Record summary
The prediction has a mean pLDDT of 83. The RNA shown here (small-subunit ribosomal RNA) has 1453 nucleotides and comes from an uncultured bacterium.

RNA sequence: GAUGAACGCUGGCGGCGUGCUUAACACAUGCAAGUCGAGCGGGACAAUUAUUUGGAAGUUUUUCGGAAUGGAAAAAUAAAAGUUUAGCGGCGGACGGGUGCGUAACACGUGGGUAAUCUGCCCUUAUCACCGGAAUAACACAGUGAAAAUUGUGCUAAUGCCGGAUAACAUAGAGAAAUGGCAUCAUUUUUCUAUCAAAGAUCCGUCGGAUAAGGAUGAGCCUGCGUCUGAUUAGCUAGUUGGUAGGGUAAAGGCCUACCAAGGCAACGAUCAGUAGCCGACCUGAGAGGGUGAUCGGCCACAUUGGAACUGAGACACGGUCCAAACUCCUACGGGAGGCAGCAGUGGGGAAUAUUGGGCAAUGGGCGCAAGCCUGACCCAGCAACGCCGCGUGAGCGAUGAAGGCCUUCGGGUCGUAAAGCUCUGUCCUAUGGGAAGAACAAAAUGACGGUACCAUAGGAGGAAGCCCCGGCUAACUACGUGCCAGCAGCCGCGGUAAUACGUAGGGGGCAAGCGUUAUCCGGAAUUACUGGGCGUAAAGGGUGCGUAGGUGGUCUAUUAAGUCAGAGGUGAAAGGUCGCGGCUCAACCGCGGUUAGCCUUUGAAAUUGAUGGACUUGAGUGUUGGAGAGGAAAGCGGAAUUCCCAGUGUAGCGGUGAAAUGCGUAGAUAUUGGGAGGAACACCAGUGGCGAAGGCGGCUUUCUGGACAACAACUGACACUGAGGCACGAAAGCGUGGGGAGCAAACAGGAUUAGAUACCCUGGUAGUCCACGCGGUAAACGAUGAGUACUAGGUGUCGGCCGUCAAAAGUCGGUGCCGGAGUUAACACAUUAAGUACUCCGCCUGGGGAGUACGCUCGCAAGAGUGAAACUCAAAGGAAUUGACGGGGACCCGCACAAGUAGCGGAGCAUGUGGUUUAAUUCGAAGCAACGCGAAGAACCUUACCUAAGCUUGACAUCCUGAUGAAAGACCCGUAAUGGGGUACCCUUCUUCGGAAGCAUCAGAGACAGGUGGUGCAUGGUUGUCGUCAGCUCGUGUCGUGAGAUGUUGGGUUAAGUCCCGCAACGAGCGCAACCCCUAUUUUCAGUUGCCAGCGAGUAAGGUCGGGCACUCUGGAAAGACUGCCGAGGAUAACUCGGAGGAAGGUGGGGAUGAGGUCAAAUCAUCAUGCCCCUUAUGCUUAGGGCUACACACGUGCUACAAUGGCUGUUACAAAGGGCUGCGAGACCGCGAGGUGGAGCCAAUCCCAUAAAAACAGUCUAAGUUCGGAUUGCAGGCUGAAACUCGCCUGCAUGAAGUCGGAGUUACUAGUAAUCGCGAAUCAGCAUGUCGCGGUGAAUGCGUUCCCGGGUCUUGUACACACCGCCCGUCACACCAUGGAAGUUGGGGGCACCCAAAGUCAGCUGUCUAACUUUUAGAGGACACUGCCUAAGGUGAAUUCAAUGACUGGGG
Repeated sequence: GAUGAACGCUGGCGGCGUGCUUAACACAUGCAAGUCGAGCGGGACAAUUAUUUGGAAGUUUUUCGGAAUGGAAAAAUAAAAGUUUAGCGGCGGACGGGUGCGUAACACGUGGGUAAUCUGCCCUUAUCACCGGAAUAACACAGUGAAAAUUGUGCUAAUGCCGGAUAACAUAGAGAAAUGGCAUCAUUUUUCUAUCAAAGAUCCGUCGGAUAAGGAUGAGCCUGCGUCUGAUUAGCUAGUUGGUAGGGUAAAGGCCUACCAAGGCAACGAUCAGUAGCCGACCUGAGAGGGUGAUCGGCCACAUUGGAACUGAGACACGGUCCAAACUCCUACGGGAGGCAGCAGUGGGGAAUAUUGGGCAAUGGGCGCAAGCCUGACCCAGCAACGCCGCGUGAGCGAUGAAGGCCUUCGGGUCGUAAAGCUCUGUCCUAUGGGAAGAACAAAAUGACGGUACCAUAGGAGGAAGCCCCGGCUAACUACGUGCCAGCAGCCGCGGUAAUACGUAGGGGGCAAGCGUUAUCCGGAAUUACUGGGCGUAAAGGGUGCGUAGGUGGUCUAUUAAGUCAGAGGUGAAAGGUCGCGGCUCAACCGCGGUUAGCCUUUGAAAUUGAUGGACUUGAGUGUUGGAGAGGAAAGCGGAAUUCCCAGUGUAGCGGUGAAAUGCGUAGAUAUUGGGAGGAACACCAGUGGCGAAGGCGGCUUUCUGGACAACAACUGACACUGAGGCACGAAAGCGUGGGGAGCAAACAGGAUUAGAUACCCUGGUAGUCCACGCGGUAAACGAUGAGUACUAGGUGUCGGCCGUCAAAAGUCGGUGCCGGAGUUAACACAUUAAGUACUCCGCCUGGGGAGUACGCUCGCAAGAGUGAAACUCAAAGGAAUUGACGGGGACCCGCACAAGUAGCGGAGCAUGUGGUUUAAUUCGAAGCAACGCGAAGAACCUUACCUAAGCUUGACAUCCUGAUGAAAGACCCGUAAUGGGGUACCCUUCUUCGGAAGCAUCAGAGACAGGUGGUGCAUGGUUGUCGUCAGCUCGUGUCGUGAGAUGUUGGGUUAAGUCCCGCAACGAGCGCAACCCCUAUUUUCAGUUGCCAGCGAGUAAGGUCGGGCACUCUGGAAAGACUGCCGAGGAUAACUCGGAGGAAGGUGGGGAUGAGGUCAAAUCAUCAUGCCCCUUAUGCUUAGGGCUACACACGUGCUACAAUGGCUGUUACAAAGGGCUGCGAGACCGCGAGGUGGAGCCAAUCCCAUAAAAACAGUCUAAGUUCGGAUUGCAGGCUGAAACUCGCCUGCAUGAAGUCGGAGUUACUAGUAAUCGCGAAUCAGCAUGUCGCGGUGAAUGCGUUCCCGGGUCUUGUACACACCGCCCGUCACACCAUGGAAGUUGGGGGCACCCAAAGUCAGCUGUCUAACUUUUAGAGGACACUGCCUAAGGUGAAUUCAAUGACUGGGG
């Protein structure tokens, strides 16, 4: 884009179209094919006339009884004309209408042929129509039957039937001639013989009949070409193929029969199986194609299923016949009837498809002379948005931007000129009036549609809008709800508490009487590639050769004209499409005119392909000469080595491994010497060297033999290339038979390794490996690259020839390698040995898995090989390259990373934190490194967030409002466990017009709100940890690459460093590094108190204590100094490194602060802030008590120890850095002590904390659970604090546990460091073994970078990218799905064989019957019966094929 559509929501009008795609399932009811009386006899009916019968009304008369007249109705007969029609007869029921079962076929399409044919009605021409005959329906009578129907006898007609005549331009036979053709032959002319016709009707106009010829139309048959899928269908065929003869037909023909021959079809796909009506056309597409075959038109086939013929011009016949079968109906059970795939309609099936309508007015058909009749063909109407087209649902003005909705940053925005309102219009609609064309043949009459279309007038905005979508593709965004739920989804995907993706709303977008969805087809899809693809690595080159068919093919020339090209003609139905014009108001729709691919005929052209003839030598082959070679086959020979056997020497091990063991050996091994046996393989040479088609080929010699190459240019003259099938070869393993068997070695055994080890390692060891003859036929059979030919830059090796030279070089042919240009390629790469540019031929591919599996077939002894699917399942699988990450990959480098050392931890006791457990609660967080003496620089109450109990509710705290008060708080009292609660005394400030106002505070009240250590660190900010103080992380411009990206940033050196130098398609720059900052080490200068005291003076038991001084120390300001600056060596003359000098300090002097881009959804909502959610007489607030301090246990971090480098006692030295007013607190006194009393001094270089300790000196202890160690416990005290019970610290006395240096493992540290020793501070009422600082004493070791850990740079591999804590394989267990096998079972299909055999045609026929004719006892002819061949349905059988199902079983997803 499209549809005969369906479904969901919605629905105003009109025009034109379309409407059972499924059950060719079954059908009630009505209608759909009749007509002709001008073919015929008869019947019926009504009217007229005539005759007969009949005798009414009326009239006249009357004795009233009647009589006369009259002639009606009715009946019968006859006549002529009329209407009608059951039957006979004619024409039509073979058309029209329906359906698509069957059919893969001359069925259809297209083009021919018919010299092999027929053709009713119609047209034209010519001629003719004479004489006779016998029947039979109807009808009547008599029967049978329930019915349907039917029998007998009798009568009758024809345009029904029959006989005779006439007749050729007919047919058949015989003969002659001419012309033509296509083999038989055809046409024309002519002679003779034989045979065959007819029908009448009439309105008098005509209509009909017969024969012959021709035309037109229609039909039959034959034929070239075209027409779906499957080869897991490869062979099929006996009337089969052909011939002769005969039969049959309108007609050729095995169409049929007899005989003869053995053919015919098939890889260019026979046969078989599946599916299917074919075409014009329709949909799509740029086209080529692909799909479809509704409506309309052409052809075919069919009419419940199967078979058959009859009639006829035409049928093997939809609304005819016969038979069989199934089904339905009627029945008196004996027998009958039926066929909607005609129009309506019903049931059923289905997602789904309409009225039991009107009319023959038009168009067309049948019959008829005609009038006319019939016509569910047709024309119309009805139903359905099923489709296409057209129209409408209003138009203009209208801002206060109304109300309302939604959103909001609360300002506003948006729906939105939209509405309201004002002014108009009238399409559709409603009402009324008028009113067609379609109607012709021409005078009349005739319209279903239809009072329709159309026109006019009036009315009133009144009655007329929905559907889908809004994450990207794809036009269109917000809010709320929901919370991996509910749901969405075409693909990607969305949803786990801020969803533009779900649902709703507002808004927006698209289309519009429709809009979406589903289904199907084409397109996009170059994704089956003819146009127009590929095969080195993505799927894809056959393992290799030879060669058949086929395809393709060198140069010159002649002929031809099959292909090719050009002209003309025929066909190419109509409709459709397209172009132009026209008609309905437009359009859809309709009308008119133009336009052609193919096929056929014909005329020409001859370049090219083909064909035929001739020639050529360059392709190909032959010949001569020559050299190279692991080319092949067979036979023989050789030495080294292994093993085994014999003998000698010799003694305890050998062997093997990472280390071992099994094994061998005192019965003498291994080792060594000599001799022998046997089998297999051939070191060195040896080489991206050689040969071969590939597989493959390696000692030497001989024989046989294939191929390639070079030189020459003698010969042939296109002999060539490729190659489906086919044939041959074809590693290793394997199989068969027979040998052989040294070594090696599947299986197997043992030993190891290991969690295991059916492995890797070791010791043994059988098939096999070897030979001969067979089989097998596969490999990563690889260059993952089919063969051939031609062309397209080079450079450099090498092998074999030639040429050449003094020797080289150069050159040339053939092979074999590397590098590389153009070009190619997705890239990698290939590149004269192409993966370049072209041509020819073959093979192969079309998403991954299932699967190279199943089934079938072929081959094989088997193993197995070849061929080779589907169901189901996934949304990927794959290639090449890029950046990372990773590697029990590589290279280089660094770090207390290892190593070298020192001290520890892990064992003990205690402290502290964590887990676990417990509990009413043991609040919460932190979790490898990077949680665990962490948040916490200090939980008895408080803190405190937890628990129990009691209370409060605008609240403990903030802002606003109203009222009252001038206090409230605090103090005191009562009371409570305590808060809460009750009471007492004390009465604010400023201004003032003195009324009051303002401020502040309290109380009371109402609501907005407060409050939350409630949740989410995975919504966040901020802060922090970590890799890591590691050296990295990036950008601009340029360049390279299709791109991701690369380059720079890599390389050579060097550094602590991406530090610096050099080089370089890069040149520069930024954040990091370094430096700038602080402390410290040296010096100078300035300053000199609270610091210092050398010199001077004074004083003390002693003491800078005092005067004085600022030299020194010190304090704290300012400067200096260090920069590889200097020298030497190395290095590239560089950067830099090493050494040296000088210097307090030397190569960043030592420390600190300083932390790039990023990683870990790292930590923190409990520091703080904060979105959203949650609580609101409670998850908020207050109070008391308890808990955070529990304790079978486990772990981390520490302290103290285990002792003599020590403990204890005594004596004696030397710091730094801090803190101090709610404070530090001296001297003095009391206490054994903790401490107390007291209070000098100090807001600090002044006073205090404050004796530093280890060390040193002296003494003692003597190796022990101790004079070590101090846990634990008892008693007595001290301090802080309302308060030390749970639960603080300290002192004294007493007690005196474990522990004797710590398993596996593990930590820190490179110099003023480790270790060790004490001191101080923060927090703090009190509480440190913790933390943060300070100084004292003061080591050892560092070969070095193999290894462990972490990191950096380069490189490599990768199937990883959540990035190795990755990815991922197989079994097993459970559930599900599809599928293979399977003893079988069930159903269907097609053919074959046999049996039976209806109807029927044909043939036969001795029986029976028989109107026409005859030469008449009879015959001819006919019919029936019977028989035979064929044969539907039916039955039986053996096979075959398809499907379903099947216990169990196999693998797959």

The sequence is in RNAcentral, with records from ENA, Greengenes and SILVA. Its Rfam family is "Bacterial small subunit ribosomal RNA". Its family is annotated with ribosome and structural constituent of ribosome in the Gene Ontology.